[in-house]
Molecule: Bacterial large signal recognition particle RNA
Organism: Gellertiella sp.
């Protein structure tokens, strides 16, 4: 160093899960790398870490191991941002209430506003009137009897003359009832604007003195409060992508090791 049998080994590999821990089935990614059997209310083994059985390749470009460079892909943090929700009421927003008088704008030398004065309005008491009711009086009417006056007829006493007690009736009157103009007296009223007196501050007004500024109508500003609908802030949940960082990471490319046995020639 050739040839020819064997063997070890290999015959996908990774992420999350789950597991005291390693794999597997099952989801995922990559990617082409044989086949049954057992498996998520799990199968299987223990750090040597699927078990069981079968085929293939087979000591090297193909098997093992370290290192680079590349880079699919997944986990975890963080960042940013959406929507969802819980929480503050400190803040803006809003509304409210007060102050002020910068703007706008009414008013004003045909006098803003002040200060004295008087007055009207309005109140309130009282008074007076008026209205209304009532009474007082006046007028009719009004009692079978239990009012009066005169009492017909009758009834009674008397010997007569007379007399007596009395119904109707007639008169006039009580209680009552019905009308009423003036006088008068008593109640009463959101009736008057007639009298007095009195009066908070609202208006309006007249005279006098003084002379420009007044109103707070919108807006703008300061102060108190309210409320939690929107912002905002904070917690937290999906979701996204935008960065950043950790972490495992398949292929893939390169380099560097290391590794068998037997038989001929």
């Nucleotide at each position: 160093u050739c040839g020819c049998g064997c063997u070890a080994a290999g015959u996908g590999g990774g992420g999350a899960g789950c597991u005291g821990g390693c794999g597997g089935u099952g989801c995922c990614c990559u990617g082409c790398a044989u086949c049954u059997g057992c498996a998520a209310u799990c199968c299987g083994c223990u750090u040597u870490a699927g078990c069981a059985g079968a085929g293939c390749u087979g000591a090297a470009u193909u098997c093992c191991c370290g290192c680079g460079c590349c880079c699919c892909g997944g986990c975890c943090c963080g960042u940013u941002g959406u929507u969802g929700u819980g929480g503050a009421g400190c803040c803006g927003c809003u509304c409210g209430g007060c102050c002020c008088a910068c703007g706008g704008g009414g008013c004003g030398u045909u006098g803003a506003g002040a200060a004295g004065u008087g007055g009207g309005c309005c109140c309130u008491a009282u008074g007076c009137g008026a209205c209304g009711g009532c009474g007082c009086g006046g007028u009719g009417u009004g009692a079978a009897c239990c009012u009066c006056g005169c009492c017909a007829g009758g009834a009674c006493c008397g010997g007569a003359a007379g007399g007596u007690a009395g119904c109707a009736a007639c008169g006039a009157u009580a209680a009552g009832c019905a009308c009423u103009u003036c006088c008068c007296g008593c109640c009463g009223u959101g009736c008057g604007c007639c009298g007095u007196a009195g009066g908070a501050u609202g208006c309006c007004u007249g005279c006098u003195u003084c002379g420009a500024g007044u109103c707070a109508c919108c807006g703008a500003g300061g102060c108190c409060g309210a409320u939690u609908c929107c912002g905002u802030c904070u917690g937290u949940a999906a979701c996204a992508u935008u960065c950043g960082g950790g972490u495992c990471a398949a292929a893939g490319c390169g380099u560097g090791g290391g590794u068998g046995c037997g038989c001929g020639a």